The part of an RNA shown here (small-subunit ribosomal RNA, central domain) has 350 nucleotides and comes from an uncultured bacterium. Rfam family: Bacterial small subunit ribosomal RNA. RNAcentral holds the full RNA, with entries from ENA and SILVA. Its mean pLDDT, the model's own confidence on a scale to 100, is 87.
Context: one part of a larger RNA
RNA sequence: CUGGGCGUAAAGGGCGUGCAGGCGGUUCGUUAAGUCUAGGGUGAAAGCUCCCGGCUCAACUGGGAGAGGUCCUUGGAUACUGGCGGACUUGAGGGGAGUAGAGGAGAGUGGAAUUCUCGGUGUAGUGGUGAUAUGCGUAGAUAUCGAGAGGAACACCAGUGGCGAAGGCGGCUCUCUGGGCUCUACCUGACGCUGAGACGCGAAAGCGUGGGGAGCGAACCGGAUUAGAUACCCGGGUAGUCCACGCUGUAAACUAUGGACACUAGGUGUGGGGGGUAUCGACCCCCUCCGUGCCGAAGCCAACGCAAUAAGUGUCCCGCCUGGGGAGUACGGCCGCAAGGCUAAAACUC
Numbered sequence: 001c002u003g004g005g006c007g008u009a010a011a012g013g014g015c016g017u018g019c020a021g022g023c024g025g026u027u028c029g030u031u032a033a034g035u036c037u038a039g040g041g042u043g044a045a046a047g048c049u050c051c052c053g054g055c056u057c058a059a060c061u062g063g064g065a066g067a068g069g070u071c072c073u074u075g076g077a078u079a080c081u082g083g084c085g086g087a088c089u090u091g092a093g094g095g096g097a098g099u100a101g102a103g104g105a106g107a108g109u110g111g112a113a114u115u116c117u118c119g120g121u122g123u124a125g126u127g128g129u130g131a132u133a134u135g136c137g138u139a140g141a142u143a144u145c146g147a148g149a150g151g152a153a154c155a156c157c158a159g160u161g162g163c164g165a166a167g168g169c170g171g172c173u174c175u176c177u178g179g180g181c182u183c184u185a186c187c188u189g190a191c192g193c194u195g196a197g198a199c200g201c202g203a204a205a206g207c208g209u210g211g212g213g214a215g216c217g218a219a220c221c222g223g224a225u226u227a228g229a230u231a232c233c234c235g236g237g238u239a240g241u242c243c244a245c246g247c248u249g250u251a252a253a254c255u256a257u258g259g260a261c262a263c264u265a266g267g268u269g270u271g272g273g274g275g276g277u278a279u280c281g282a283c284c285c286c287c288u289c290c291g292u293g294c295c296g297a298a299g300c301c302a303a304c305g306c307a308a309u310a311a312g313u314g315u316c317c318c319g320c321c322u323g324g325g326g327a328g329u330a331c332g333g334c335c336g337c338a339a340g341g342c343u344a345a346a347a348c349u350c
Base pairs, nucleotide, nucleotide: 003322004321005320006319007304008303012318014201015200016199017198021194022193023192025088026087027086028085029084030083031082033081034080035077036076037075038074039073040072041071042069048066049065050064051063052062053061054060091191092188093187094186095184096183097182098181099180103177104176105175106174107173108172109171110154115149116148117147118146119145120144121143125136126135162169163168206247207246208245209244210243211242215241216240220236221235222234223233258317259316260315261314262313263312266295267294268293269292270291271290272289273288274287275286276285299306300305323350324349325348332343333342334341335340
C1' cells in the first nucleotide's frame, strides 16, 4: 500500500460543538468538467509479450509486430456525477398549542440520625469479637430525659422509573436557564449528514490558595490472629472526604457495541404525549408517535449470543487494529506547580 476486520479473540476516540474536507432529497432547463466514443499526435533506444532468424543448444543477440498513459488535441454522445439557472416539499429549521422530568446554576429552608457540650435521673460496668484484648468508665461512663452547637447526607416515596451528549443528577421552596416529546401543517425552501485539526465539557483520586471539619477514614499508632501478619478482625487516627476559586484530564469514562439515514415477522411489560371507540363521565378496549426492558422469527455469528434500542440488509463520514513479550515503556516534542498526561519506537527474545 492493498485486503480483512473492531460486543467477548488485536481494534470504537470518555463525551460534545464545529472550520476545512468527504458525502448529499424531488423536478425542469442549460453547460459538457468528470464519464463514454471516433479521428489525429505523441508515448526515443534498451526492456516486456508474441512471431521469425544467428552463434551446435541455451544464456546472449538481429529483425518484425504488439502491449504500455490520471498524456495532448479535434469532433461527437448526455443516462449518471459535477458547474450554472429556475421550481418543489417529504429531509432540516422555524411559528402556534400542549406536556413529562433527580437536566444545569445560584439563594434560602426542613426533619430524622451520628458526634460533641451543658443540665437532670442513675450506678458499675461498657464496648468490641469467632473468642479476646487494646479503648472508655467511681474525676460517675454505658443507659435514659431535656436543652444547645456543628458538619455532612437526604430514610419512606423509589420503579430493568425519569432527565442529561457523556461524566453524571435524588429532602423542600424560590429565581435564572438548556434540551426533549406530542399535536398542528402556518412560514423558510435542501438551509443536510459526518467531521482530521481546533475549542469546550469531563467520576474518583491528586495539586495550589483560603475556609470548614460531625461521621467516615489512606498514612500512622495500638490490640488481636499467625510460624511470621508491614494484611484480613478490633480500638484510635492525620491527609482527604465538604465549600469557594484555580489546576489536573485519567477510568472496567462499559452497552467492553462511534455518529446519521432507510429498510426487514411477531409477542409481552413499563414511562411520556396524541387520536378513536364506549360512557352521563372516568375506567376498559383499539390505533399511533417518542423513550425504556424482556422474549422471539428471518438473517447474522467461531461460538456465546444479537435480533426495529441489531451484532440483520444497505449508503455516507470519522476513529481504530495488523502475533506475544520488551511497552503504553525509552528518546524527542507538546502540556502540567507537581504527581503525571498526550504522542510513541527499537535492540533483544519466544